[in-house]
């Protein structure tokens, strides 16, 4: 230099007709317990890498562009 894969919440990952952003751990709070530890309830946290297209609508479709693994030269 080509090809192909990932990028969504700290963390590790869901998310097929395009139309609600989510789970589990961790955080915080509150009950159970002298206490911890474990649990059960309840809450907080997101420009879905970034940027433009297409559509009434885009995490999702098309185009650039970033990073990172990865294959061939």
């Nucleotide at each position: 230099g080509g090809g192909g894969a990932u990028g969504u919440a700290g963390c590790u990952c869901a998310g097929u007709u395009g139309g609600g952003a989510g789970a589990g751990c961790a955080c915080c709070g509150c009950g159970u317990u002298c206490g911890c530890a474990a649990u059960g309830c309840g809450g907080g946290g997101g420009u879905c890498g970034g940027g433009g297209g297409u559509u009434c609508g885009a995490c999702u479709c098309c185009c650039c562009u970033c990073a990172u693994c990865u294959c061939c030269a």

Transfer RNA from a Pseudomonadota bacterium, 73 nucleotides, folded computationally. The prediction has a mean pLDDT of 82. It was read from a public genome assembly. NCBI's taxonomy places the organism under Bacteria, Pseudomonadati, Pseudomonadota. Rfam family: tRNA.